[in-house]
RNA sequence: UUAAGAAAAUAGCAAACCUAUUGAAAAAUAGGGACGCAAAGCUAUGGGUCUAAGGGAUUAUAUCCUAGGACUGCCAGGUUGCCGUA
Numbered sequence: 001u002u003a004a005g006a007a008a009a010u011a012g013c014a015a016a017c018c019u020a021u022u023g024a025a026a027a028a029u030a031g032g033g034a035c036g037c038a039a040a041g042c043u044a045u046g047g048g049u050c051u052a053a054g055g056g057a058u059u060a061u062a063u064c065c066u067a068g069g070a071c072u073g074c075c076a077g078g079u080u081g082c083c084g085u086a
Stems, first nucleotide, its partner, number of pairs: 002086002005083001012037002017032006035073001041079003045076003048071003054066005
C1' cells in the first nucleotide's frame, strides 16, 4: 500500500423503552437503558423514507398537494480513521 474482517485484543457507539427539555410535527438533545454495529465516525450529494407549521388547491371547517423541516442505525457516493490477519 492492497484485500478481506474467519480468529484475537483494546477501546468506542447505542435500537426499543422510560424521564426531562425543545419543536406544529417528524424528530433532536441530555440522563438512564442495550437490540445491535468494523465505520452505527463525518457529510443530506443521488435515490428512498417521515413530517406538513407556513404556502397552495378543492366539492371548504375537512381532505389533498408541497420542504426552506427531519432521518447517514434505509441503500449508494464522497471523505477520514482503530486493531491485528494475509
Annotation
Predicted 3D model of an 86-nucleotide RNA (c-di-GMP-I riboswitch aptamer) from Vallitalea guaymasensis. The sequence is in RNAcentral, with records from Rfam. The prediction has a mean pLDDT of 86.